Annotation
Predicted 3D model of a 76-nucleotide RNA (transfer RNA) from Mycetocola saprophilus.
[in-house]
RNA sequence: GCCGUUUUAGCUCAGUUGGCAGAGCGCCGCACUUGUAAUGCGAAGGUCGCGAGUUCGAUUCUCGCAAACGGCUCCA
Repeated sequence: GCCGUUUUAGCUCAGUUGGCAGAGCGCCGCACUUGUAAUGCGAAGGUCGCGAGUUCGAUUCUCGCAAACGGCUCCA
């Protein structure tokens, strides 16, 4: 330098041939218990990496940028 993959909740990850953003774990509250754990119930938590374009509508499609990972090539 070229190519590819990934980027979504605190963590690990789904997701939608473009139409209300989700799960598990964690955190918080309540129930249960003499108390704790476990268990059950409930709530909170998101600029879907950043910017632009297309569209009535973008997490999803297109372009650019950034970061992480992998492969290839050249030079020294």

It matches the Rfam family "tRNA". It is annotated as a transfer RNA. The sequence is in RNAcentral, with records from ENA. Taxonomically the source falls in Mycetocola (Bacteria, Actinomycetota, Actinomycetes, Microbacteriaceae). The same sequence occurs in records of 4 taxa. The prediction has a mean pLDDT of 81.